About this RNA
A computed fold for a 507-nucleotide part of an RNA from an Oscillospiraceae bacterium, annotated as small-subunit ribosomal RNA, 5' domain.

Context: one part of a larger RNA
């Protein structure tokens, strides 16, 4: 000198764009953050219409039709999106390869199929337990829920024949035989679905080469440990797991242990080499009160799912229950320190749905904060009686100083009034939170808008008074003990400017 997610002191006009718990991965009141589909299914309240009956003449009951609420079964989605950085020195990440050892819902393309049956369980009704949370029993019922049967190949398994290829285990193609395994309907008749197979795309899993902080005042470490055979398990390879067998495996090119740490694209700095760093944005990983576990599913070992244990908080009729903000706001606490319990789904994107549409604290906006960057303003020109006042003086003057007053002019921003968007695109129509915002026009009057630090040298900028090794200053050298340009105040001057200084950290 540059930089900052900064903080502190003094000061503070406006706008645009960004950024904003770095500390306690501390505890959380309250609200919201993941639902949707009636074109899968049964049942069906309110309400409306029609018909019939009773009569107490404006109500009640029954039937039919429309209607479609709240729950329930079922489907898809809750594995995305959003947060945090605790753990992790690791195939975690980065980079480059490999899988002849793999899976992949929705989507795209292609080839086929969709026949015929069965038994339940919710909802509901009844009985019943409990303070509640939530149950128990009996009975009824539907389905794209569940379960057999049929059909059966380019699927899978076994066997046999032929061919091609590979670094190997082997892989692929083709022919034949045997065995096994599918399906679901809805509807407004346009379609949307369902099942099997092949391929693609997307996503994921696994393996390997290289790279990835400090310490030897850590030198030995390891028993599923290292390898083999067999079996199990997995989508898949593998001590992944198990039985048996062998005694190996890693290590001075630093094992093990200890400390620290999410990694990267990047960011800051620097002429570069390098050093430091990993906020915001993007990719990957890990975690979701602590620890463990599996279930469901194409996908989780699942932040707003389940089970168990621990700590904590809450309710309780003491028998038992409920909860998890490292989602968005917000509260307490910690701290030098970090914002609103805001608006909207209008746009972009996501989930569901045939669609209408619903949901979306993702997102888009607004609010707060000079926290940062950028831009603008606080007036411009003229104006010497060099006014008054201040300061100073050798008392002549000097300086503040064209500065002010005064004259002429302008009106950016702020203020008032009028007009008023783009962002909206999906056939048309309709649709804007922001927002009556941006922007345009008019109006008024210089009117409403300047501070901070420094002035001994480094280092641009000096005098007076006060103080008297005191009070104090200080980044280094050093100032102060009676003429202090170094302390304090004033005038003046220099620097930067809506900021200026200080502190901290990095280069």
């Nucleotide at each position: 000198g540059g930089a900052c997610g900064a903080a502190c002191g003094c000061u503070g006009g406006c706008g645009g764009c960004g950024u904003g718990c770095c500390u306690a991965a501390c505890a959380c009141a309250u609200g919201c953050a993941a639902g949707u589909c009636g074109a899968a299914c049964g049942a069906g309240a309110a309400u409306c219409a029609g018909g019939g009956g009773g009569c107490u003449u404006g109500c009640c009951c029954c039937c039919u039709g429309a209607g479609g609420a709240c729950a329930g079964u079922g489907g898809c989605g809750g594995a995305c999106g959003g947060g945090u950085g605790a753990g992790u020195a690791a195939c975690g990440c980065g980079u480059g390869a490999g899988c002849a050892a793999u899976c992949u819902g929705c989507c795209u393309u292609u080839c086929g199929g969709c026949g015929g049956g069965g038994g339940a369980c919710a909802a509901c009704a009844g009985u019943u337990g409990g303070a509640a949370a939530c149950g128990a029993c009996u009975g009824c019922u539907a389905a794209u829920a569940c379960c057999g049967c049929a059909u059966a190949a380019u699927a899978u398994a076994u066997c046999g024949g032929g061919g091609u290829g590979g670094c190997a285990u082997c892989a692929c193609c083709u022919c034949g035989a045997u065995a096994u395994c599918a399906a679901a309907g809805a509807u407004u008749u346009a379609u949307c679905g369902c099942c099997g197979a092949a391929a693609g795309a997307u996503g994921a899993g696994c393996u390997c080469g290289c790279g990835u902080c400090u310490g030897a005042u850590u030198a030995g470490u390891u028993u599923g440990u290292u390898g083999g055979u067999g079996a199990g398990g997995u989508a898949a390879c593998g001590g992944c797991u198990c039985a048996c067998c062998a005694a190996g495996a890693c290590u001075g090119c630093g094992a093990u242990c200890a400390g620290u740490a999410g990694c990267c694209g990047g960011a800051c700095u620097g002429a570069g080499a390098g050093g430091u760093u990993g906020a915001a944005c993007g990719g990957c990983c890990a975690c979701a009160u602590u620890g463990g576990g599996a279930c469901u599913g194409a996908g989780a070992u699942a932040c707003g799912g389940c089970c168990c244990a621990g700590a904590c908080u809450c309710c309780u009729a003491c028998g038992g229950g409920a909860g998890g903000c490292a989602g968005c706001a917000g509260u307490g606490g910690g701290g030098a320190a970090u914002a609103u319990u805001g608006g909207g789904c209008a746009a972009u994107g996501g989930g569901g749905g045939a669609a209408a549409c619903c949901c979306u604290g993702a997102c888009c906006c607004a609010g707060c904060a000079a926290c940062g960057c950028c831009g603008c303003g606080u007036g411009a020109a003229g104006g010497a009686a060099g006014a008054a006042g201040g300061c100073u003086u050798u008392c002549g003057g000097g300086u503040u100083g064209u500065a002010a007053a005064c004259u002429u002019c302008u009106u950016u921003g702020a203020c008032g009034a009028g007009g008023g968007a783009c962002g909206a695109a999906a056939c048309a129509a309709a649709u804007g939170a922001c927002g009556g915002u941006a922007c345009c026009u008019c109006g008024a009057a210089a009117a409403c808008a300047a501070g901070c630090c420094a002035c001994g040298g480094c280092u641009a900028a000096c005098u007076a008074c006060g103080u008297g090794c005191c009070a104090g200053c200080a980044g280094c050298c050093g100032c102060g003990g009676u003429g202090a340009u170094a302390c304090g105040u004033a005038g003046g001057u220099g620097g930067c400017a809506a900021g200026c200084g200080u502190u901290g950290u990095c280069c």